[in-house]
């Protein structure tokens, strides 16, 4: 260097001006942002052939919409646990899962150059009525707080919140094997 095992930390951005509106970082108009591995035809070092035209070989490096993964959502063999329940916690595997063209160059563009689209997980978020319960109050009144029920309504890639959580990975040490 390589393969195998443990250990550590590390590991995702991004609402700003205006417009309606009783409420909008959620609509509307413009602006903002892009995980992880691959691929590579850019560029950047560094080196080796060379017939001085080039080739070639290493490192780094370029894709949100090309391949594939990870998150989130569903489903679960199976394990822990003690309150033994429709319990809670963990889960190998599985399945669901999103988005591009058009022109240029070229020997070839799904990645380069231009220009014009697109896409992003679950939950929660607003007002009045009117009831019911609950707090302040000695009592009413009024006020605040919670549920239901009607009626409007407002729709998140960015707010909140699971999550100080999970994590593809890439690093670093150690041990063991070659």
């Nucleotide at each position: 260097a390589c393969g195998c095992g443990c250990u550590g930390g590390c590991g995702g951005g991004a609402c700003u001006c205006g417009g309606u509106g009783a409420a909008a970082u959620u609509c509307c108009g413009a602006a903002c942002c892009g995980g992880c591995g691959g691929u590579g035809a850019u560029c950047c070092g560094c080196g080796g052939c060379c017939u001085c035209g080039g080739c070639c070989a290493c490192g780094g490096u370029a894709a949100g919409c090309c391949c594939g993964c990870g998150a989130c959502c569903c489903g679960g063999a199976c394990g822990a646990c003690c309150c033994u329940g429709u319990g809670u916690c963990g889960g190998a595997c599985g399945g669901u899962g999103g988005a591009c063209c058009u022109g240029g160059u070229g020997a070839g563009a799904a990645c380069c150059c231009a220009g014009g689209g697109c896409c992003g997980a679950c939950g929660g978020u607003u007002g009045a009525g009117c009831g019911c319960g609950g707090g302040c109050u000695u009592c009413c009144c009024g006020c605040c707080c919670g549920c239901a029920c009607u009626c409007a309504g407002a729709c998140a890639g960015u707010c909140c919140g699971g999550a100080u959580g999970g994590g593809a990975g890439a690093c670093a040490g150690c041990g063991c094997g070659c």
Background
This is a predicted structure of a 178-nucleotide RNA (FMN riboswitch aptamer (RFN element)) from Micromonospora pisi. The model forms 100% of the base pairs in the Rfam consensus.